Notes: SAM riboswitch aptamer (S box leader) from uncultured Nocardioides sp., 108 nucleotides, folded computationally. Of the family's consensus pairs, 90% are formed in the model. Its Rfam family is "SAM riboswitch aptamer (S box leader)". From the family's description: The SAM riboswitch is found upstream of a number of genes which code for proteins involved in methionine or cysteine biosynthesis in Gram-positive bacteria.
RNA sequence: CUCAUCGAGAGGGACAGAGGGAACGGCCCUGUGAAGUCCCGGCAACCGGCUGCAUGAACACGGUGCCAAUUCCGGCCCGACGGCGAGAGUCGCUGCGGGGAAGAUGAG
Numbered sequence: 001c002u003c004a005u006c007g008a009g010a011g012g013g014a015c016a017g018a019g020g021g022a023a024c025g026g027c028c029c030u031g032u033g034a035a036g037u038c039c040c041g042g043c044a045a046c047c048g049g050c051u052g053c054a055u056g057a058a059c060a061c062g063g064u065g066c067c068a069a070u071u072c073c074g075g076c077c078c079g080a081c082g083g084c085g086a087g088a089g090u091c092g093c094u095g096c097g098g099g100g101a102a103g104a105u106g107a108g
Base pairs, nucleotide, nucleotide: 001108002107003106004105005104006103011040012039013038014037015036019029020028021027024074025073026072041067042066043065046063047062048061049059051057071102076099077098078097079096081095082094083093084092085091086090
């Protein structure tokens, strides 16, 4: 850089000692112990493997990954969708839906 996925799922202990949730704005988590390191455990099924058969699965052995909140939410674009406000004619705000951007993971 390209492709795929991102609504689900998943604990405990030790050390440690104030941050963390990518950045920003919110909103959260956190001395009832954040981040990080280690041990054991678990979730999942991207790649390899293996099984199996007819294209959909199984296993969870290996390589990752993950174990608060939809990628926690939002921004940008679209909507002949809803609500509110205004009356020049459509516009503005907001909700909802869709698509992006950015990010994370895997494979190449």